[in-house]
RNA sequence: ACUAUUAAUAAAAUAGCACUUCAUAUAAUUUUGGUAAUAAGGUCCAGAAGUCUCUACUAAAUCACCGUAAAUGAUUUAACUAUGAAGGCAGUACUAUUCUAU
Numbered sequence: 001a002c003u004a005u006u007a008a009u010a011a012a013a014u015a016g017c018a019c020u021u022c023a024u025a026u027a028a029u030u031u032u033g034g035u036a037a038u039a040a041g042g043u044c045c046a047g048a049a050g051u052c053u054c055u056a057c058u059a060a061a062u063c064a065c066c067g068u069a070a071a072u073g074a075u076u077u078a079a080c081u082a083u084g085a086a087g088g089c090a091g092u093a094c095u096a097u098u099c100u101a102u
Stems, first nucleotide, its partner, number of pairs: 008102003012098005019087007026056001029049006041066002050057001058078007
C1' cells in the first nucleotide's frame, strides 16, 4: 500500500410500527368426564368440538327454577386475539434491512 472479515460512529435510502373506527372469525358458544354446595346454595378442575385462524372461551347485574334432591335455565351489558380496510398522525421517535464514508 492492497484485499478480506469483524466491531463502533456518522450520513442516505427502503420497509415496518404506534392511535381510532369498521368488517370478517365466534355465537365470548356447545359438549364429555370428574368434583363441591343446597333456598344465606346453585361451585371448581380437566378434556374435546367450533374459526380458510393464533389466542381467548370470562366477568357483572337482573329475573326464574329447584321444597332439600341433583340438576340448573333465561335476558342484558362489558373484551381479548388473528386478518383485512379506512381515517388520523409527525415523516417525529423506534425497529429491521441495504448502501456509503471514517
About this RNA
This is a predicted structure of a 102-nucleotide RNA (Purine riboswitch aptamer) from Heyndrickxia oleronia. The organism belongs to Heyndrickxia, within Bacteria. Its Rfam family is "Purine riboswitch aptamer". Rfam describes the family as follows. Riboswitches are metabolite binding domains within certain messenger RNAs that serve as precision sensors for their corresponding targets. Allosteric rearrangement of mRNA structure is mediated by ligand binding, and this results in modulation of gene expression. A class of riboswitches that selectively recognises guanine and becomes saturated at concentrations as low as 5 nM. In Bacillus subtilis, this mRNA motif is located on at least five separate transcriptional units that together encode 17 genes that are mostly involved in purine transport and purine nucleotide biosynthesis. It has also been shown that some members of this family are specific for adenine instead. Hence this family are termed purine riboswitches. The family has 133 seed sequences and 4,097 matches in Rfam 15.1. Model confidence (mean pLDDT): 75 of 100.